The part of an RNA shown here (large-subunit ribosomal RNA, domain II) has 721 nucleotides and comes from a Thermoplasmata archaeon. Its mean pLDDT, the model's own confidence on a scale to 100, is 84. The sequence was found in a public genome assembly. The source organism's lineage runs through Archaea, Methanobacteriati, Thermoplasmatota and Thermoplasmata.
Context: one part of a larger RNA
RNA sequence: GCCAGAGAGUUCUGGUCGAUGGCGAGGCUAAGCCUGCUAAGGGUGGAGCCAGAGGGAAACCAACAAGUUCGCAUCUCGCAUCUGCGGGAAAGGAACGAGGUGUAUUCGCCUGGAGUCAUCGGCUAGAGAUCCGAAACCGGUCGAUCUAUACCUGAGCAAGGUGAAGCCUUCCGAAAGGGAGGUGGAGGCCUGCAGGGGUAGUGAGCUACAAAUCCUUCCCAUGACUUGGGUAUAGGGGUGAAAGUCCAAUCUAGACCGGAUAUAGCUGGUUCCUUCCGAGACUACUCGAAGGUAGGCCUUGUCAGAGGUAGAUGAUGGAGUAGAGCACUGAUUGGGUAUUCGGGGGCGAGAGCCCUUGGUAUCCUGUCAAACUCAGAAUCCAUCAUCGCCGUAGACGACAGGAGUGAGGGCACCGGGGUAAGCUUGGUGUCCGAAAGGGCAAGAACCCAGCCUAGGGUUAAGGUCCCAUGAAUGCCGACUAAGUGUUAGAGCAAAGGGAGUCCGCAGUCGAAGACAACUAGGAGGUGGGCUUAGAAGCAGCCUUCCUUUAAAGAGUUCGUAACAGAUCACUAGUCGAGAUUGUGGGCCCUGAAAAUGGACGGGGCUAAGUCGGCUACCGAGACCCUGGAGUACCGAAAGGUAAUCUAGUAGGAAGGCGUCGGGCGCGGGUAGAAGUUCGGCCGUGAGGUCGAGUGGACCACGUUCGAACGAGAAUUCUGGU
Numbered sequence: 001g002c003c004a005g006a007g008a009g010u011u012c013u014g015g016u017c018g019a020u021g022g023c024g025a026g027g028c029u030a031a032g033c034c035u036g037c038u039a040a041g042g043g044u045g046g047a048g049c050c051a052g053a054g055g056g057a058a059a060c061c062a063a064c065a066a067g068u069u070c071g072c073a074u075c076u077c078g079c080a081u082c083u084g085c086g087g088g089a090a091a092g093g094a095a096c097g098a099g100g101u102g103u104a105u106u107c108g109c110c111u112g113g114a115g116u117c118a119u120c121g122g123c124u125a126g127a128g129a130u131c132c133g134a135a136a137c138c139g140g141u142c143g144a145u146c147u148a149u150a151c152c153u154g155a156g157c158a159a160g161g162u163g164a165a166g167c168c169u170u171c172c173g174a175a176a177g178g179g180a181g182g183u184g185g186a187g188g189c190c191u192g193c194a195g196g197g198g199u200a201g202u203g204a205g206c207u208a209c210a211a212a213u214c215c216u217u218c219c220c221a222u223g224a225c226u227u228g229g230g231u232a233u234a235g236g237g238g239u240g241a242a243a244g245u246c247c248a249a250u251c252u253a254g255a256c257c258g259g260a261u262a263u264a265g266c267u268g269g270u271u272c273c274u275u276c277c278g279a280g281a282c283u284a285c286u287c288g289a290a291g292g293u294a295g296g297c298c299u300u301g302u303c304a305g306a307g308g309u310a311g312a313u314g315a316u317g318g319a320g321u322a323g324a325g326c327a328c329u330g331a332u333u334g335g336g337u338a339u340u341c342g343g344g345g346g347c348g349a350g351a352g353c354c355c356u357u358g359g360u361a362u363c364c365u366g367u368c369a370a371a372c373u374c375a376g377a378a379u380c381c382a383u384c385a386u387c388g389c390c391g392u393a394g395a396c397g398a399c400a401g402g403a404g405u406g407a408g409g410g411c412a413c414c415g416g417g418g419u420a421a422g423c424u425u426g427g428u429g430u431c432c433g434a435a436a437g438g439g440c441a442a443g444a445a446c447c448c449a450g451c452c453u454a455g456g457g458u459u460a461a462g463g464u465c466c467c468a469u470g471a472a473u474g475c476c477g478a479c480u481a482a483g484u485g486u487u488a489g490a491g492c493a494a495a496g497g498g499a500g501u502c503c504g505c506a507g508u509c510g511a512a513g514a515c516a517a518c519u520a521g522g523a524g525g526u527g528g529g530c531u532u533a534g535a536a537g538c539a540g541c542c543u544u545c546c547u548u549u550a551a552a553g554a555g556u557u558c559g560u561a562a563c564a565g566a567u568c569a570c571u572a573g574u575c576g577a578g579a580u581u582g583u584g585g586g587c588c589c590u591g592a593a594a595a596u597g598g599a600c601g602g603g604g605c606u607a608a609g610u611c612g613g614c615u616a617c618c619g620a621g622a623c624c625c626u627g628g629a630g631u632a633c634c635g636a637a638a639g640g641u642a643a644u645c646u647a648g649u650a651g652g653a654a655g656g657c658g659u660c661g662g663g664c665g666c667g668g669g670u671a672g673a674a675g676u677u678c679g680g681c682c683g684u685g686a687g688g689u690c691g692a693g694u695g696g697a698c699c700a701c702g703u704u705c706g707a708a709c710g711a712g713a714a715u716u717c718u719g720g721u
Stems, first nucleotide, its partner, number of pairs: 001721006011127013026050003032044004054061002064097001067096004074089006098111005130269002133266001137259006148233009157223001159191003162187001166183007195220003200216002203214002235251001237247002272656006282295005296405002298402006307390003311387009324373002329369003334364006341358007408432010437448003452628007462618003465603003472615001474614006485605002496590003500587010517574005523547003528542003553568001557566002629646002631642004657710001659707007667699002675694008
């Protein structure tokens, strides 16, 4: 892991609501006692409890047996009879009035009799309270055969090295003392066995030989040494050359048993079916933020009885956003004018005048604003009207029972924060959450589309060359040559650049011949003047005229030391039809860099790419048709209605299936019960039933009652494998 078995909302006592039943201004007994075919049942028992009066802190005081009005259901009258119209009575209901009480004409509570007992069900409080799960806390007991320290009593330490004191001999010295040679054998001395340790390899091993080992290396090895036996210290205590170390593989408080089912706002689990409805992730408060309480949103029931309003249009009000504007508040470009203002400068004897620079005011001009607005949309809000939709098959509303939720998220648009983010924080809508199906290669929320069941058909989004492949190698017109592309959103890369190519628009030139190319000319005064060594069209400065001409600059570029030379402008000829400039658009190129080799899903494609147009086809649970089931409603039933019923997490409500046992009833079984294996049939389903084999003695059905009643999950438990 798998299989089998076990495994979680129970019980009691209160409270509260509902259903059913009994009695009813009353209802019920409890313990006990008696009886009994003795855990059943029957009788008795009125103690006591609830209701029957409330108000007030209390003292205390103390209420409609019905006055008025409206009016639903219902009944009834009249008229019409196809719906109906008008009136009367009117339980329940509502509004007044009246009353009790509290210092109360005004405010609060209460008053025109419904409760109580039992059973069942929902919820709730207290109890272990749906089940499993802590680390901990407290009490008692047991531990120092491990280990820490101490005490008592024993044991052990190869070999070698070094050579302290003391002593001896000798030398020196007056002495004190010193030198040398021996002897001697000290030391928490040295090397190194036994023994003790555990430095490094960060080696081996790491389901190990081993819950700490193995190998090599390393430290101590006569001492604060190692070690046997005995003894002592005990859990907030010991012991500690101190690391929170060690106290029996357990230590920042041992182990075991008990309190004990500690507590857990936290994690996980919680067992059969079907039907109806169906959320929330928000607001307020919270020692609150992983939790609660109240409200909101869901569900079920009851009451009541006529309007409700999400949508559209119009009317009347309101608002101050978007855009805009500068009339206010501020910011702000350039210019003008004025100066009662300040600084600098000048003129003048002074008054004063002039220039300049700044301030202020004003005029013209050009701008900006979430906390500016003279104005001002779309839109939104309120009320009314009309339409639409819903509603006597009971809406809107009220009351009561039960919840869950209170971590949300994506997308579109509108905001705040942020360089930005699969970021954060708001609003409106929608979807996912709780939504299947088709498309997007694959994908919670993007596109299409809201699911009962079976069959048939048609479409949506998206597609139609091949790939597990349904449908066009379709048609017409363009573009692209980059494998650009073959990517709706969507991850598509920008500014900038491109005689890549295509399509527009505008201007200029052109058969009196454009543009390009080729042929020829491109001259004279003159080498203009100045400058300069020189300056001759062409270093630089100034002027830039005239003539001949078809045309030709006191010269466009190259060139020379300066000339020369080449070339251009300009002109003619040849040729014969467009040329050229600006601007706008389409596709394309460049700009273009990421880490294993790689992706249009792939193959591949020059269309099977891109743009525009057209036709056909494919394609879903959508839509249409047919049969069936269910739900809601109508109906006495048969039957009918739903163009507008059938998705669903948390959750509410309802109806069922099965297991075990009791009562009653009725059956089956050795001519084969239960169980079991295989197969058939029926039911939406839980399940039921039949046949054959096996098995060898009990079992089913109806009804009713009662449950230790349903397994796939809990790192579940036990056993097997």